[in-house]
Predicted 3D model of a 102-nucleotide RNA (Purine riboswitch aptamer) from Thermohalobacter berrensis. Its Rfam family is "Purine riboswitch aptamer". The family is grouped with related families in Rfam's "Purine riboswitches".

């Protein structure tokens, strides 16, 4: 120095969690009972229903309406959860031929 062998890194491939985004569900909607307030008020509790579906079912603003009674109405804005798709960088495993390093 060459060959051989071993090891390391590396291509590739696979996988769960995470972030963003899209789609579906549900309209953060509806109904009932009980209590509570009253134009400076319009709320609280429980239940039902809604989803190939677990959970959630509230908050804020604006406007209307209710002439003092028991009933609210409309509009706008803001999520979470479930499932599926896409993208992303990091993590784990695998780690071929040739080549590189020891």
């Nucleotide at each position: 120095a060459a060959a051989a062998u071993u090891g390391a890194a590396u291509a590739u491939a696979a996988u769960g969690a995470c972030a963003c985004u899209c789609a579906u569900a549900u309209a953060a909607c509806u109904c009932u009972c009980a209590g509570a307030a009253u134009a400076u008020g319009g709320c609280u509790g429980a239940g039902a229903a809604g989803u190939c579906u677990c959970u959630a079912c509230c908050a804020g603003a604006c406007a209307a309406c209710c002439g003092u009674a028991a009933a609210u109405u409309g509009u706008c804005u803001g999520a979470c959860u479930a499932u599926g798709g896409g993208u992303g960088g990091a993590a784990u495993u695998u780690g071929a031929a040739a080549g590189u390093c020891a």

The prediction has a mean pLDDT of 78. RNAcentral holds the sequence, with entries from Rfam.